[in-house]
RNA sequence: CAAGUUGGCUGGGUGAUCGCGGCUGAAACUUCAGUUGAGGAAAGUCCGCACUCUACAGAGCACGGCGCCGGCUAACGGCCGGGCGGGGCAACCCGACGGCAAGUGCAACAGAGAGGUAUAUUGCCACCCUGAAAACAGCAAAUUGUUGUUUUCACCGGCGAGGGUGAAACGGUGGUGUAAGAGACCACCGGCAGCGGCAGCAAUGCGGCUGGCCAGGCAAACCCCACCGGGAGCAAAACCAAGCAGGAUGGAAGGUGGUUGGGGCUUGCGUCAACUACCUGCGGGGCUGCUCGUUCCGUCUGACAUCCGGGUAGGUUGCACGAGGGUAUCAGCAAUGGUACUCCCAGAUAGAUGAUCACCGUCGUUUGGCAACAAACGAUUACAGAAUGCGGCUUAUAGGCUAACUUGGCAA
Numbered sequence: 001c002a003a004g005u006u007g008g009c010u011g012g013g014u015g016a017u018c019g020c021g022g023c024u025g026a027a028a029c030u031u032c033a034g035u036u037g038a039g040g041a042a043a044g045u046c047c048g049c050a051c052u053c054u055a056c057a058g059a060g061c062a063c064g065g066c067g068c069c070g071g072c073u074a075a076c077g078g079c080c081g082g083g084c085g086g087g088g089c090a091a092c093c094c095g096a097c098g099g100c101a102a103g104u105g106c107a108a109c110a111g112a113g114a115g116g117u118a119u120a121u122u123g124c125c126a127c128c129c130u131g132a133a134a135a136c137a138g139c140a141a142a143u144u145g146u147u148g149u150u151u152u153c154a155c156c157g158g159c160g161a162g163g164g165u166g167a168a169a170c171g172g173u174g175g176u177g178u179a180a181g182a183g184a185c186c187a188c189c190g191g192c193a194g195c196g197g198c199a200g201c202a203a204u205g206c207g208g209c210u211g212g213c214c215a216g217g218c219a220a221a222c223c224c225c226a227c228c229g230g231g232a233g234c235a236a237a238a239c240c241a242a243g244c245a246g247g248a249u250g251g252a253a254g255g256u257g258g259u260u261g262g263g264g265c266u267u268g269c270g271u272c273a274a275c276u277a278c279c280u281g282c283g284g285g286g287c288u289g290c291u292c293g294u295u296c297c298g299u300c301u302g303a304c305a306u307c308c309g310g311g312u313a314g315g316u317u318g319c320a321c322g323a324g325g326g327u328a329u330c331a332g333c334a335a336u337g338g339u340a341c342u343c344c345c346a347g348a349u350a351g352a353u354g355a356u357c358a359c360c361g362u363c364g365u366u367u368g369g370c371a372a373c374a375a376a377c378g379a380u381u382a383c384a385g386a387a388u389g390c391g392g393c394u395u396a397u398a399g400g401c402u403a404a405c406u407u408g409g410c411a412a
Base pairs, nucleotide, nucleotide: 001408002407003406004405005404006403007402008401009400010399012360013359014358015357016356017355018354020037021036022035023034024033025032026031039383043394044393046392047391048390049389050388051233052232053231054230063229064228065227067225068082069081070080071079072078083097084095085094086093087092098224099223103222104221105218106217124163125162127158128157130154131153132152133151134150135149136148137147138146139145140144171189172188173187174186175185176184190214191213192211193210194209195208197206198205199204237317238316239315240314246308247307248306249305250304253280254279255278256277257276258275259274260273261272262271264269265268281299282298283297284296285295286294287293324343325342326341327340328339329338330337331336361380362379363378364377365376366375367374368373
């Protein structure tokens, strides 16, 4: 210098004007002044908690989750460190990474056969044995017999090695063996199981002995094993509480007339009941603090008043001092934890957090300059946006800054 790997940070600043939410203080009822007002993800709502209500003697089953080991943490499916496997020349990255040598199940197409750890299963081609026929060769002999080789056919059998099919047909190489073959047997290599040794907290690693044990894949199939988990969620939940409805108690009456009906008799009178109108009174509300006045409502089918329980609208709390932030330091490889000092940092409720301008900063282009740099012009932009809070994960993100490491080249 080039190419790359892994992290960390930032996400414009200041001022003015106008506008909006919270708080404080004034004025006094909607104004003024001061102060404060989004994020690294506020997002997805995928995990884990706090908190609240509900249920609750304990245990188990079901269901759901999780799954190498150790550590961290309030907890986690998160983080850190390590192991193993895979990828990369490397830095480094990726991994649902317990069990299929418990049971059950699944495997398209092709293929003869797709599943058993037993003396297993399959038989398409090929191989072997057996039988028949033919040819050739040898031998014996005399026209046949016999042996061998090759070819063809046949079917009972042997075989699990070769070909072929398939993603996969059940260790590999060499030998022994056999009619032909085969872990059938032997040597070496590999795998597995069992038992010891050494290192490590452990996962695991290294090495040894024994056993022909050779055992296919899938558990993100059921399942087995270990561990974790009651349910609903801030529209949780608690408190205050209009109006309407409900319950309890108190609560103010007489007269006159009319209509209808019942029954009575002296037949047109009186009486009873219901309805209704008016008068006088009484009770209560408003106009006003009181009196008068006035008006409205009511007078036992109850105006109005007082009290009661639940509780709607509405309000308050939950709800902003917290697993809190910053700095320093200590322990630890790290995640993380301890200590000291210091800071207070949105709280709306249909939802405020915005707009414009100026300067600075940043970026781009052009011009000038050897260069440092200067000037002019342009842009100031990404993703996005609180709603109980916190820890993670995941996803989105213009531009800029920065650390460590790897590989290659060049120079000294």